Notes
A computed fold for a 444-nucleotide part of an RNA from Musa schizocarpa, annotated as large-subunit ribosomal RNA, domain I. Its Rfam family is "Eukaryotic large subunit ribosomal RNA". Rfam links the family to the GO terms ribosome and structural constituent of ribosome. On this family, see Yusupov et al., Science 2001: "Crystal structure of the ribosome at 5.5 A resolution".
[in-house]
Context: one part of a larger RNA
RNA sequence: GCGACCCCUAGUCAGGUGGGGCUACCCGCGGAGUUUAAGCAUAUAAAUAAGCGGAGGAGAAGAAACUUACGAGGAUUCCCUUACGGGAUCAGCCCAGCUUGAGAAUCGGGCGGCUGCGUCAUCUGAAUUGUAGUCUGGAGAAGCAUCCUCAGUGACGGACCGGGCCCAAGUCCCCUGGAAAGGGGCACCGGGGAGGGUGAGAGCCCCGUCCGACUCGGACCUUGUCGCACCAUGAGGCGCUGUUGACGAGUCGGGUUGUUUGGGAAUGCAGCCCCAAUCGGGCGAUAAAUUCCGUCCAAUGCUAAAUAUGGGCGAGAGACCGAUAGCGAACAAGUACCACGAGGGAAAGAUGAAAAGAACUUUAAAAAGAGAGUCAAAGAGUGCUUGAAAUUGCUAGGAGGGAAGCGGAUGGGGGCCGGUGAUGCACCUCAGUCGGAUGCGGAA
Numbered sequence: 001g002c003g004a005c006c007c008c009u010a011g012u013c014a015g016g017u018g019g020g021g022c023u024a025c026c027c028g029c030g031g032a033g034u035u036u037a038a039g040c041a042u043a044u045a046a047a048u049a050a051g052c053g054g055a056g057g058a059g060a061a062g063a064a065a066c067u068u069a070c071g072a073g074g075a076u077u078c079c080c081u082u083a084c085g086g087g088a089u090c091a092g093c094c095c096a097g098c099u100u101g102a103g104a105a106u107c108g109g110g111c112g113g114c115u116g117c118g119u120c121a122u123c124u125g126a127a128u129u130g131u132a133g134u135c136u137g138g139a140g141a142a143g144c145a146u147c148c149u150c151a152g153u154g155a156c157g158g159a160c161c162g163g164g165c166c167c168a169a170g171u172c173c174c175c176u177g178g179a180a181a182g183g184g185g186c187a188c189c190g191g192g193g194a195g196g197g198u199g200a201g202a203g204c205c206c207c208g209u210c211c212g213a214c215u216c217g218g219a220c221c222u223u224g225u226c227g228c229a230c231c232a233u234g235a236g237g238c239g240c241u242g243u244u245g246a247c248g249a250g251u252c253g254g255g256u257u258g259u260u261u262g263g264g265a266a267u268g269c270a271g272c273c274c275c276a277a278u279c280g281g282g283c284g285a286u287a288a289a290u291u292c293c294g295u296c297c298a299a300u301g302c303u304a305a306a307u308a309u310g311g312g313c314g315a316g317a318g319a320c321c322g323a324u325a326g327c328g329a330a331c332a333a334g335u336a337c338c339a340c341g342a343g344g345g346a347a348a349g350a351u352g353a354a355a356a357g358a359a360c361u362u363u364a365a366a367a368a369g370a371g372a373g374u375c376a377a378a379g380a381g382u383g384c385u386u387g388a389a390a391u392u393g394c395u396a397g398g399a400g401g402g403a404a405g406c407g408g409a410u411g412g413g414g415g416c417c418g419g420u421g422a423u424g425c426a427c428c429u430c431a432g433u434c435g436g437a438u439g440c441g442g443a444a
Stems, first nucleotide, its partner, number of pairs: 025056001026054004036043001066073002077088004092302002095248001105131001106126005112120003140244002142241003147237004152228005158221001160218005166212001170186001171202001172185004188203001189193001195207003253274007280297005337344002357384001360371004
């Protein structure tokens, strides 16, 4: 110096524990006040709310220490029912308390094997201060007697549940239109003409829909078929009896105080005090005594279904609402924002079929505009479908004392539309014919 050993600490942890969250429904504890009584104290609100604890897909309750008084019924839960009765759903069981005494026959752990919710072998541990078997009051045990019944396992298929995948028939002709799914014509499928999409109302374009088929996986029935096992010296049942027969304690019960209840000389619960019995005990809705009768067996435990569900997960539907409605929230909503805080709490959906979301030129520093362009449409240009009203600007017309407005009669003006006029009227140009005022020129 290293290793071993001892103490401490850190990291990772077999096994074990579930303390936290959620809480609509369920169980237990605890427990008000507002309110009502037109005041208020008992009462009511209420055996409610807040609060605390606990659990499950349900929970709780549950196989009578029950109800009855009848010709009796027979666990619990739930529904209807003024209390008679009817219905939903149905299922019954295990310990403690005796004595296996020819034998702790029971269970756990490590390691290993296998056909693996386990089983076998081995080594150990728990346990005689008691693990098994048997038995639970309806009985049971013991003895005798005679007969009867019985145990699994594997493969495939079916039913059930959850995924995946496949499955009918026009893009025919003409018209309108930006676009056909619209109108007209001619066809087709239909166990499918539910629904949605596609440039407007599509059974037949697309996804689906209907009837079925295939495939993958799961759990649990016995619904079917087939194969292998026959254990039994085991397990269970029926009958008889001069045998035996254990049954839950500071509990039942009594007193008292508080609370609760429809429970009233005390319905239930809790605190304190007293405190049992085994021919016993509880109950029998008025306290007590005596006496009969009826009915159950408390002080230990398990148990599906019918029932509940404003939470969670997953589906389907609607004579519901349709953006001031419907949840507060159709959208970056318990958001923005407000309040020291507990808490309060909005507004806000729609271009188009397709961004084709306006290239380019020009003015301007730019925003913006003027042209140009896209589109069926920009009179759809990004808070953009439709685009009401109050209100504002522009253009055109009208009116003017007693404010404007209101009611009645007549008339006028203006705008728009319909009819008639129309073999027409009006206007313009040209040709022919006729008439004649006044004036002019020529001749007589």
Its mean pLDDT, the model's own confidence on a scale to 100, is 80. Lineage of the source: Eukaryota > Petrosaviidae > Zingiberales > Musaceae > Musa.